[in-house]
RNA sequence: CAAGACCUUCGGGGCAGGGUGCGGCGCGCAGCGCCAAUUCCCGACCGGCGGUGAUAGCCCGCGAGCGGCGCAAGCCGCAGGAUCCGGUGGAAUUCCGGAGCCGACGGUAUAGUCCGGAUGGGAGAAGGUUGCC
Numbered sequence: 001c002a003a004g005a006c007c008u009u010c011g012g013g014g015c016a017g018g019g020u021g022c023g024g025c026g027c028g029c030a031g032c033g034c035c036a037a038u039u040c041c042c043g044a045c046c047g048g049c050g051g052u053g054a055u056a057g058c059c060c061g062c063g064a065g066c067g068g069c070g071c072a073a074g075c076c077g078c079a080g081g082a083u084c085c086g087g088u089g090g091a092a093u094u095c096c097g098g099a100g101c102c103g104a105c106g107g108u109a110u111a112g113u114c115c116g117g118a119u120g121g122g123a124g125a126a127g128g129u130u131g132c133c
Stems, first nucleotide, its partner, number of pairs: 004130007017042003023035005044113002046103002048062004057101002065078005083099005105116003
């Protein structure tokens, strides 16, 4: 100096405000009142990890879900998304300006934001011990 092994800790954010009323309840019932979607409509808000000539939700890749096999470690398969224009620069689909777009599964009035699997898993990050050559 630090390949490898082991251990510890850490490791995801978000409907403010307004409208409608599926459906339900009540009433002195041709009608009226109340409850009623963070899911619908207007609008608001959010952005895991590694990489990349300079900082990325939408460039490349990884993780999270489901199924099969396996005692297990793990392996195999399936599903699931999105960006352009202008500027600066040696270099940016990453910065600045502008305009857009996307968001697993189950539940429920149709959900990126609520509840649930999950006090779970996790890409990985930091630190420690040991330490081939």